Description:
This is a predicted structure of a 73-nucleotide RNA (transfer RNA) from Oryzias latipes. Its Rfam family is "tRNA". The organism belongs to Oryzias, within Eukaryota.
[in-house]
RNA sequence: GCAUGAGAGGCUCAGUUGUAAGAGCACCGGUCUUGUAAACCGGGGGUCGAAGGUUAGAAUCCUUCCUUGUGCU
Numbered sequence: 001g002c003a004u005g006a007g008a009g010g011c012u013c014a015g016u017u018g019u020a021a022g023a024g025c026a027c028c029g030g031u032c033u034u035g036u037a038a039a040c041c042g043g044g045g046g047u048c049g050a051a052g053g054u055u056a057g058a059a060u061c062c063u064u065c066c067u068u069g070u071g072c073u
Stems, first nucleotide, its partner, number of pairs: 001072007010025004027043005049065005
C1' cells in the first nucleotide's frame, strides 16, 4: 500500500430499516442472615467510533475518515 473482520452501558454480547435501544455479569439500594456470601425485589448508567448521504423511517444500507484484529505484497 491492497483486501477483509470488528467498533453498542464498566465488561461480554443480542438487535440485518418500522413508534420509545436490550440481555447477562458488574455497580447501587432493599428483603433475608448474628454477619458475609448466595437467592429474591427494585434502581442508575448508552443518544450505538466521527461526519455526511439514501429513506416516510437508519445501531442496521451507502460514502469518507478514526481505532483495532487478520491476511497478502